This is a predicted structure of a 73-nucleotide RNA (transfer RNA) from an Ignavibacteria bacterium. The organism belongs to Ignavibacteria, within Bacteria. The sequence is in RNAcentral, with records from ENA.
RNA sequence: GCUAAUGUAGCUCAGUUGGUAGAGCAAUUGAUUCGUAAUCAAUAGGUCAGGGGUUCAACUCCCCUCAUUAGCU
Numbered sequence: 001g002c003u004a005a006u007g008u009a010g011c012u013c014a015g016u017u018g019g020u021a022g023a024g025c026a027a028u029u030g031a032u033u034c035g036u037a038a039u040c041a042a043u044a045g046g047u048c049a050g051g052g053g054u055u056c057a058a059c060u061c062c063c064c065u066c067a068u069u070a071g072c073u
Base pairs, nucleotide, nucleotide: 001072002071003070004069005068006067007066010025011024012023013022019056027043028042029041030040031039049065050064051063052062053061
C1' cells in the first nucleotide's frame, strides 16, 4: 500500500425481508436475615464508533472517515 471482518449499556453479546433498542453478569434500592452471603422484586444505565446520503421511517441499505483484528504484498 491492497483486501476482508469487527465497532450496540460498566463487561460479554443478541437484535434478518428497514417499523417503539434487548438479554446475561455487574451497579443501585427494597424485601428476607441478629448481621453477611445467597435468594426474590424493582430501578437506573445507550448521541447503536463519527459524518453524510436514500427513505414516511435506518443498529439495519449506500458513501467517506476513525479504531481494532486477520490475510496479502